[in-house]
Context: one part of a larger RNA
Molecule: large-subunit ribosomal RNA, domain VI
Organism: Candidatus Woesearchaeota archaeon CG10_big_fil_rev_8_21_14_0_10_45_16
């Protein structure tokens, strides 16, 4: 990189429907099957593209209370509405086709026993059962296999990482690079940030919940891309 002795598996089970067909079949009444498609349900394998759930990544909105106030946070593993990867059923995909040897039967031909006889020789068929096939595991298979390539080789340690992961293992990358990070684009999630300026019931004023304009905005991203800035040095 492989071969496949052995070994595990139950991987399928019921049931409905429409044709077959108002057909064989039967005076009539009534009424099949073999095949062929097409659901349900149970169970089984596997996947998240849709639908649903979770989502203490996130983003908002509130209450107490602290940071002297505003922002902007802390704490109550606070309540609340939302969320994308990812993990998920309640969601989707599969679980088909065959094939060889039989069983109980069903014949063929055919003597023993001039006849008959499926059986004694001899020949065909026959099952959701056996075995192949299928899916998994699998060179300590001691009859310890086989091929290639190798001794300057491969592998390991380091080193950056992961859709991989108890530990060990597997998987990639290491400047002849897009492995991680960051940065930037794009996608997405959340709902329009903070200043500011205008409105506002009220109110003598101060002042003002709130709404509007800026603004499909701020903010965030386990995701794509770009792009060696950092770190994959030794």
């Nucleotide at each position: 990189u492989c071969u496949g002795a052995a070994a595990g598996g139950a991987a399928g089970g019921a049931u409905c429907c429409u044709u077959u067909a108002g057909u064989a079949c039967g005076a009539g009444a009534g009424g099949a099957a073999c095949g062929a498609g097409g659901g349900u349900u149970c169970g089984u394998g596997g996947c998240c593209u849709c639908u649903g759930g979770u989502c203490g990544a996130c983003c908002g909105g509130u209450u107490a209370u602290c940071u002297g106030a505003c922002a902007a946070g802390g704490u109550a593993u606070g309540c609340c509405g939302g969320g994308c990867a990812g993990c998920u059923a309640c969601g989707c995909c599969g679980c088909a086709a065959g094939u060889g040897a039989u069983a109980a039967g069903u014949a063929c031909u055919g003597a023993a026993a001039g006849c008959a006889u499926c059986u004694a020789a001899g020949u065909a068929c026959g099952a959701a059962g056996c075995g192949c096939a299928c899916c998994u595991u699998g060179a300590a298979a001691a009859g310890a296999g086989a091929c290639a390539c190798c001794u300057u080789a491969g592998g390991a340690c380091a080193u950056c990482g992961c859709a991989a992961a108890a530990a060990c293992a597997g998987c990639g990358g290491u400047u002849u690079g897009a492995u991680a990070g960051a940065a930037g684009c794009g996608g997405u999630g959340u709902g329009u940030a903070a200043g500011c300026a205008u409105g506002a019931a009220g109110g003598c004023a101060a002042c003002g919940a709130c709404a509007u304009g800026u603004u499909c905005a701020g903010c965030a991203c386990g995701c794509g891309c770009u792009c060696a800035c950092u770190a994959a040095c030794g």